[in-house]
């Protein structure tokens, strides 16, 4: 000099547990704090986290038990469990894929 390895995460598939289907959360634009960015150092106009605002905006159907209503059962209506969906849901382990914004040093091979 030339090459290369490495992080924290990121995306996807798949599975488990749950949460919402009475609409929370997810995506969206903004404000303001704070974090964190490969062994070291710095570090953005990116990235994450919280907080506050704003705009948008849904998928539910079945099956059962109990209560209230009724004389009584049908039936309603309400609550409670189950399935099966639905949500750009949460987390959690797994599998491949990407992987310092970018500058100096440094590691490894030649």
């Nucleotide at each position: 000099g030339c090459a290369g390895a490495g992080u924290a995460g990121a995306a996807u598939c798949a599975c488990g547990u749950g949460c919402g289907u009475u609409a929370a959360g997810u995506g969206c634009c903004u404000u303001g704090u704070g974090a964190a960015c490969a062994g070291g150092g710095a570090g953005u106009u990116g990235u994450c986290a919280c907080a506050g605002g704003g705009a948008c905006g849904a998928a539910a159907a079945g099956a059962u038990a109990a209560a209230c209503g009724u004389u009584u059962c049908c039936c309603u209506u309400u609550u409670g469990u189950c399935u099966u969906g639905c949500g750009g849901u949460a987390c959690g382990a797994g599998a491949u894929u990407c992987g310092c914004a970018u500058c100096c040093c440094g590691c490894u091979g030649c």